Background:
This is a predicted structure of a 191-nucleotide RNA (glycine-GGAnGA riboswitch aptamer).
RNA sequence: CCGGAUGAAGCUGGCAGGAGAGAUCUGAAAUACAGACGCCGAAGGAGAAAUUCCUUGAAAUACGCUUUUCAAGGAGGGAAGCUCUCAGGCAAAAGUACUGCUAGAAGACGGGACUCUGGAGAGUUUCUUGUAAAAGAACACCAAAGGGGAAGCCGAGAUACGGCGAAUCUCUCAGGUUAAAGGACAGAGAA
Repeated sequence: CCGGAUGAAGCUGGCAGGAGAGAUCUGAAAUACAGACGCCGAAGGAGAAAUUCCUUGAAAUACGCUUUUCAAGGAGGGAAGCUCUCAGGCAAAAGUACUGCUAGAAGACGGGACUCUGGAGAGUUUCUUGUAAAAGAACACCAAAGGGGAAGCCGAGAUACGGCGAAUCUCUCAGGUUAAAGGACAGAGAA
RNA backbone atom coordinates (compact mmCIF):
# COMPACT_ATOMS: atom_id res chain seq x y z
C1' C A 1 0.00 0.00 0.00
C1' C A 2 -3.95 -3.63 -1.26
C1' G A 3 -7.78 -7.37 0.11
C1' G A 4 -11.01 -9.09 4.37
C1' A A 5 -17.82 -10.29 8.83
C1' U A 6 -21.07 -8.79 1.30
C1' G A 7 -16.29 -13.66 5.46
C1' A A 8 -9.15 -13.65 5.91
C1' A A 9 -5.86 -17.79 6.50
C1' G A 10 -7.10 -22.74 7.18
C1' C A 11 -10.35 -27.80 7.70
C1' U A 12 -13.65 -31.56 5.40
C1' G A 13 -16.47 -33.28 1.05
C1' G A 14 -17.80 -32.94 -4.34
C1' C A 15 -16.53 -31.55 -9.55
C1' A A 16 -12.61 -30.15 -12.96
C1' G A 17 -7.16 -29.34 -14.48
C1' G A 18 -2.50 -31.89 -12.92
C1' A A 19 3.99 -34.07 -14.68
C1' G A 20 8.01 -37.70 -14.52
C1' A A 21 10.29 -42.61 -15.27
C1' G A 22 11.31 -50.24 -18.73
C1' A A 23 3.75 -52.26 -21.96
C1' U A 24 12.29 -54.25 -19.84
C1' C A 25 14.02 -59.55 -18.97
C1' U A 26 13.19 -64.58 -16.37
C1' G A 27 9.72 -68.03 -13.80
C1' A A 28 4.30 -69.12 -16.74
C1' A A 29 -0.16 -66.59 -19.96
C1' A A 30 -3.21 -59.99 -18.76
C1' U A 31 -3.24 -57.92 -13.50
C1' A A 32 -1.08 -59.66 -9.09
C1' C A 33 3.39 -62.72 -6.95
C1' A A 34 8.86 -63.94 -6.80
C1' G A 35 13.70 -62.75 -8.81
C1' A A 36 17.32 -59.66 -12.08
C1' C A 37 19.21 -55.30 -13.99
C1' G A 38 17.69 -49.97 -15.09
C1' C A 39 15.11 -45.42 -13.97
C1' C A 40 11.34 -41.19 -11.73
C1' G A 41 10.15 -37.75 -7.71
C1' A A 42 4.62 -34.23 -7.03
C1' A A 43 1.14 -39.35 -1.58
C1' G A 44 3.87 -39.82 2.86
C1' G A 45 8.90 -39.60 5.24
C1' A A 46 13.90 -37.75 6.31
C1' G A 47 17.87 -33.73 5.69
C1' A A 48 19.62 -28.98 6.21
C1' A A 49 20.51 -22.19 5.34
C1' A A 50 19.90 -17.46 7.42
C1' U A 51 17.93 -14.06 11.13
C1' U A 52 18.77 -15.45 17.14
C1' C A 53 21.86 -16.78 21.72
C1' C A 54 26.61 -18.26 24.20
C1' U A 55 32.13 -18.96 24.39
C1' U A 56 37.07 -17.95 22.45
C1' G A 57 40.48 -15.21 19.31
C1' A A 58 42.01 -11.04 15.98
C1' A A 59 41.40 -5.93 14.13
C1' A A 60 39.35 -1.08 14.66
C1' U A 61 36.96 2.20 18.12
C1' A A 62 35.97 3.94 23.15
C1' C A 63 38.71 5.42 27.68
C1' G A 64 38.00 2.42 33.35
C1' C A 65 36.33 -2.76 30.77
C1' U A 66 31.93 0.53 25.32
C1' U A 67 30.65 -0.31 20.24
C1' U A 68 31.48 -2.56 15.44
C1' U A 69 33.55 -6.16 11.94
C1' C A 70 35.75 -10.90 10.82
C1' A A 71 36.99 -16.06 12.07
C1' A A 72 36.34 -20.71 14.86
C1' G A 73 33.36 -23.80 18.17
C1' G A 74 28.56 -24.90 20.50
C1' A A 75 23.09 -24.30 21.25
C1' G A 76 18.67 -23.25 18.83
C1' G A 77 16.00 -22.93 14.24
C1' G A 78 14.60 -27.02 12.12
C1' A A 79 11.26 -24.12 5.67
C1' A A 80 10.54 -25.27 0.35
C1' G A 81 8.45 -27.24 -5.56
C1' C A 82 15.91 -27.67 -2.98
C1' U A 83 18.42 -32.48 -1.40
C1' C A 84 18.10 -38.03 -0.20
C1' U A 85 15.33 -41.87 -2.54
C1' C A 86 13.10 -45.16 3.18
C1' A A 87 8.22 -45.52 1.27
C1' G A 88 5.71 -44.86 -3.32
C1' G A 89 5.86 -45.01 -8.66
C1' C A 90 7.70 -46.33 -14.29
C1' A A 91 1.24 -48.53 -21.12
C1' A A 92 -3.90 -47.25 -19.87
C1' A A 93 -7.00 -46.85 -15.51
C1' A A 94 -6.29 -45.51 -10.44
C1' G A 95 -3.25 -42.31 -7.49
C1' U A 96 -0.44 -37.63 -7.17
C1' A A 97 2.14 -32.21 -4.56
C1' C A 98 -0.26 -28.12 -6.41
C1' U A 99 -4.46 -25.10 -8.89
C1' G A 100 -9.62 -23.37 -9.85
C1' C A 101 -14.91 -23.67 -8.73
C1' U A 102 -18.52 -25.22 -5.26
C1' A A 103 -21.07 -27.02 -0.51
C1' G A 104 -20.72 -27.45 4.89
C1' A A 105 -19.17 -26.32 9.95
C1' A A 106 -16.75 -22.50 12.08
C1' G A 107 -14.41 -17.53 12.60
C1' A A 108 -9.85 -12.83 11.98
C1' C A 109 -6.45 -12.31 9.49
C1' G A 110 -3.95 -12.50 4.65
C1' G A 111 -1.01 -10.57 0.42
C1' G A 112 2.59 -7.17 -1.86
C1' A A 113 6.76 -3.79 -1.43
C1' C A 114 11.97 -3.80 1.54
C1' U A 115 16.32 -6.70 3.82
C1' C A 116 19.01 -11.58 4.96
C1' U A 117 19.18 -16.70 3.65
C1' G A 118 18.10 -21.58 0.96
C1' G A 119 16.80 -22.38 -4.24
C1' A A 120 16.64 -26.52 -10.11
C1' G A 121 17.39 -27.27 -15.35
C1' A A 122 20.03 -27.19 -20.13
C1' G A 123 26.36 -26.60 -25.20
C1' U A 124 32.50 -23.38 -21.24
C1' U A 125 29.24 -26.71 -29.01
C1' U A 126 31.08 -24.91 -34.20
C1' C A 127 32.40 -20.54 -37.43
C1' U A 128 33.42 -14.97 -37.97
C1' U A 129 34.74 -10.10 -35.41
C1' G A 130 36.86 -8.89 -30.60
C1' U A 131 42.31 -8.66 -25.38
C1' A A 132 37.94 -9.93 -22.79
C1' A A 133 32.94 -8.96 -21.73
C1' A A 134 30.05 -9.17 -25.78
C1' A A 135 27.92 -9.14 -31.07
C1' G A 136 26.46 -11.92 -35.65
C1' A A 137 25.46 -16.83 -37.96
C1' A A 138 24.55 -22.47 -37.63
C1' C A 139 22.75 -26.70 -35.35
C1' A A 140 21.16 -28.68 -30.41
C1' C A 141 18.80 -28.14 -25.66
C1' C A 142 16.29 -25.95 -20.58
C1' A A 143 11.88 -24.20 -18.31
C1' A A 144 11.51 -21.57 -12.02
C1' A A 145 11.92 -13.69 -14.10
C1' G A 146 8.14 -11.95 -17.58
C1' G A 147 4.43 -13.47 -21.58
C1' G A 148 0.67 -16.55 -24.46
C1' G A 149 -2.67 -20.99 -23.93
C1' A A 150 -5.76 -23.44 -20.53
C1' A A 151 -10.04 -26.24 -16.66
C1' G A 152 -13.56 -22.98 -15.24
C1' C A 153 -16.64 -18.43 -14.25
C1' C A 154 -19.79 -14.31 -16.01
C1' G A 155 -23.16 -11.71 -19.71
C1' A A 156 -28.25 -14.92 -19.96
C1' G A 157 -32.56 -18.85 -20.52
C1' A A 158 -28.19 -20.58 -24.80
C1' U A 159 -24.24 -24.85 -28.52
C1' A A 160 -22.87 -19.25 -31.79
C1' C A 161 -20.70 -14.49 -29.69
C1' G A 162 -18.20 -11.43 -26.10
C1' G A 163 -15.55 -10.61 -21.43
C1' C A 164 -12.75 -12.47 -17.22
C1' G A 165 -9.43 -16.36 -16.24
C1' A A 166 -5.60 -20.99 -12.11
C1' A A 167 -1.55 -24.51 -11.58
C1' U A 168 5.90 -27.82 -11.32
C1' C A 169 0.10 -28.32 -16.68
C1' U A 170 1.23 -26.58 -21.81
C1' C A 171 3.86 -23.36 -25.78
C1' U A 172 8.86 -21.84 -25.88
C1' C A 173 7.60 -15.21 -27.80
C1' A A 174 11.04 -13.22 -24.35
C1' G A 175 14.84 -15.25 -21.11
C1' G A 176 18.62 -18.94 -20.21
C1' U A 177 22.56 -23.51 -21.22
C1' U A 178 31.31 -22.51 -17.00
C1' A A 179 31.35 -19.21 -12.80
C1' A A 180 29.02 -14.73 -11.23
C1' A A 181 24.34 -12.56 -11.88
C1' G A 182 19.30 -13.95 -12.43
C1' G A 183 15.66 -17.36 -10.44
C1' A A 184 9.35 -19.66 -9.49
C1' C A 185 9.01 -21.11 -4.63
C1' A A 186 10.47 -21.21 0.69
C1' G A 187 12.12 -19.64 5.90
C1' A A 188 13.37 -15.41 8.92
C1' G A 189 13.15 -10.07 10.04
C1' A A 190 12.68 -4.20 11.18
C1' A A 191 10.83 0.89 10.95

The prediction has a mean pLDDT of 78. Rfam family: glycine-GGAnGA riboswitch aptamer. The family is grouped with related families in Rfam's "Glycine riboswitch clan". Rfam describes the family as follows. glycine-GGAnGA riboswitch is a variant of glycine riboswitch that have in common a U69A change. This riboswitch is associate with genes that encode either saccharopine dehydrogenase or amino acid transporters and other genes with not predicted function. The literature on the family includes a 2017 paper in Proc Natl Acad Sci U S A by Weinberg et al., "Bioinformatic analysis of riboswitch structures uncovers variant classes with altered ligand specificity".